This is a predicted structure of a 150-nucleotide RNA (FMN riboswitch aptamer (RFN element)) from Bradyrhizobium macuxiense. Its mean pLDDT, the model's own confidence on a scale to 100, is 76.
RNA sequence: CGAUGUUCUCAGGGCGGGGCGGAAAUCCCCACCGGCGGUAAGGGUGACGAGCCCAAGCCCGCGAGCGCCUUCCUCAAGAACGGGGAAGGGUCAGCAGAUUCGGUGCAAUUCCGAAGCCGACGGUUACAGUCCGGAUGAAAGAGAACGGUU
Numbered sequence: 001c002g003a004u005g006u007u008c009u010c011a012g013g014g015c016g017g018g019g020c021g022g023a024a025a026u027c028c029c030c031a032c033c034g035g036c037g038g039u040a041a042g043g044g045u046g047a048c049g050a051g052c053c054c055a056a057g058c059c060c061g062c063g064a065g066c067g068c069c070u071u072c073c074u075c076a077a078g079a080a081c082g083g084g085g086a087a088g089g090g091u092c093a094g095c096a097g098a099u100u101c102g103g104u105g106c107a108a109u110u111c112c113g114a115a116g117c118c119g120a121c122g123g124u125u126a127c128a129g130u131c132c133g134g135a136u137g138a139a140a141g142a143g144a145a146c147g148g149u150u
Base pairs, nucleotide, nucleotide: 005146006145007144008143009142010141016030017029018028019027031130032129033119034118035062036061037060038059042054043053044052045051057117058116065095066094068089069088070087071086072085073084074083075082099115100114101113102112103111121133122132123131
């Protein structure tokens, strides 16, 4: 330097004002928010280089969640189907979302300018990205310690 292993730690932000109404942090007008890895013509450092660091919600992937599949319990009595619940699986693939225009340029869905768009499930006096809940959970991944082949 470093394949790989074990353990530990960390790992999500946001409704403020007004309107209608019996009732809305859920509708309407204005507002606010943006997980992780990659990519990068921007920025920082440096010497205008190399290197290093930062830089995309909507470009490529990933994650939780929902769905799906398997097993078990239960309604329930003999079983299957079906309803309810629990555990497991993890690409199976369905949801997994959402960007255009103008400028510069050899080159930009990443820079500059402008205008847009998106956001699991369950709950709720009324429809939720922002409230409550599963969740003191899980996890993409980040870091540390130890071990360790060559």
Rfam family: FMN riboswitch aptamer (RFN element). Rfam's curators write: The RFN element is a highly conserved domain that is found frequently in the 5'-untranslated regions of prokaryotic mRNAs that encode for flavin mononucleotide (FMN) biosynthesis and transport proteins. Lineage of the source: Bacteria > Pseudomonadota > Hyphomicrobiales > Nitrobacteraceae > Bradyrhizobium.